[in-house]
RNA sequence: UGACAGCACUCUGGAGAGACUCGAUUAGAGCGCCGAAGGGGCAAUACAAUGACGUGUUGUUAAAUCUCUCAGGCAAAAGGACAGAGAAGGAACA
Numbered sequence: 001u002g003a004c005a006g007c008a009c010u011c012u013g014g015a016g017a018g019a020c021u022c023g024a025u026u027a028g029a030g031c032g033c034c035g036a037a038g039g040g041g042c043a044a045u046a047c048a049a050u051g052a053c054g055u056g057u058u059g060u061u062a063a064a065u066c067u068c069u070c071a072g073g074c075a076a077a078a079g080g081a082c083a084g085a086g087a088a089g090g091a092a093c094a
Base pairs, nucleotide, nucleotide: 001094002093009086010085011084012083013082018031020030021029022028032074033073034072038070039068040067041066046060047059048058049057050056
């Protein structure tokens, strides 16, 4: 210097999908669905090895609003990726 950035805090906005059925004092169970808490998976690339130093092969690294639906969710409430604003703080990394 990146940067008065990120994480965390406060305020505001914030989608999707059954107010389903059964049972029951609540809890719960069943079927049908949703993806934007969290979590898992994948490409190009990059690195290494091998090789006939050309093509290739193997291994590792590798993201998402993509995908899976474990978790979570399917009236309201709560939560909510992400975005804007505010205050505080200033470690680590380059």